This is a predicted structure of an 89-nucleotide RNA (Glycine riboswitch aptamer) from a Sphingomonadaceae bacterium. The sequence was found by an Rfam model in a public genome assembly. Its Rfam family is "Glycine riboswitch aptamer". From the family's description: This family represents the bacterial glycine riboswitch.

RNA sequence: GUUGAAAAAACGGGAGAGUGCAGGGUCAUCCUGCCGCCGAAGGAGCAACCGCCCCGGAAUCUCUCAGGCCCAUGGACCGUUUUUUCGAU
Numbered sequence: 001g002u003u004g005a006a007a008a009a010a011c012g013g014g015a016g017a018g019u020g021c022a023g024g025g026u027c028a029u030c031c032u033g034c035c036g037c038c039g040a041a042g043g044a045g046c047a048a049c050c051g052c053c054c055c056g057g058a059a060u061c062u063c064u065c066a067g068g069c070c071c072a073u074g075g076a077c078c079g080u081u082u083u084u085u086c087g088a089u
Base pairs, nucleotide, nucleotide: 001089002088003087004086005085006084007083008082009081010080011079012078013077018035020034021033022032023031024030036069037068038067042065043063044062045061049057050056051055
């Protein structure tokens, strides 16, 4: 110098489901109740699978406690760049 992996930051992409009904309230935002839904924050469960193997780690699967159902916000995950660390050459 090139390159693989991990962490952090910045930028970009990023789905689904009622803009439901009633009431309150300082317009919006918001709050309460009633149903109907969604899953890709988080959480939980089973387990494919994996490993230093009888003990552990475990999902985009499942459940919806939480969260969300106009826009906005959020958003698993993906890409690019920078920094650090550990390897390979």